The RNA shown here (transfer RNA) has 86 nucleotides and comes from a Lachnospiraceae bacterium. It matches the Rfam family "tRNA". Rfam classes the family as a transfer RNA. The organism belongs to Lachnospiraceae, within Bacteria. The coordinates come from a structure-prediction model, not an experiment, and the mean pLDDT is 83.
């Protein structure tokens, strides 16, 4: 220098145009049970920002645009990571 794949909440990750992301599912973490105590196991809980007295609501799929009635999903540019070629 050329090419491809990927970017989803604290981490991994599913979802690839439409009832809503109840952001599933798992890890980490918290509480409880079990135990002399722990580990294992089991049960429950657990994103951020913002509005609200509360109940509850809104926004967020790397960033910015575009297409569409409708975009995390399709298109373009940029940023980043990984891999391959030279």
């Nucleotide at each position: 220098g050329g090419a491809a794949a990927c970017g989803u909440a604290u981490c991994g990750a599913a979802g690839u145009g439409g009832u809503u992301a109840u952001a599933a599912c798992g890890g980490c973490c918290c509480u409880g049970a079990c135990u002399c105590g722990a580990a294992c196991u089991c049960a429950g809980g657990u994103g951020a920002c913002u509005c609200g007295c509360a109940a509850g609501g809104g926004u967020c799929c790397g960033u910015g645009g575009g297409u569409u009635c409708g975009a995390a999903u399709c298109c373009c540019a940029c940023c980043g990571u990984u891999u391959c070629c030279g």